Predicted 3D model of a 71-nucleotide RNA (transfer RNA) from a Candidatus Woesearchaeota archaeon. The coordinates come from a structure-prediction model, not an experiment, and the mean pLDDT is 82. Rfam family: tRNA. Lineage of the source: Archaea > Nanobdellati > Candidatus Woesearchaeota.

[in-house]
RNA sequence: CUUGCGGUGGUGCAGUGGCAGCAUCUCAGACUGUGGAUCUGAGGAUGAGAGUUCAAUUCUCUCCCGCAGGC
Repeated sequence: CUUGCGGUGGUGCAGUGGCAGCAUCUCAGACUGUGGAUCUGAGGAUGAGAGUUCAAUUCUCUCCCGCAGGC
């Protein structure tokens, strides 16, 4: 330089155009002599910008970051 893949709560991952979900984490409560475990509830995210569309995590383009291959 070029090709491909990836970027989603604090962390690890789903989500092929129509409600952003799971686990974990944090906080509160229940339970308990205390703690742990368990149960209930709450909090927290789409890498940046633009385009297409009634509607974009999803499709297109540019940029940024990471990984892999080629030269």
It was read from a public genome assembly.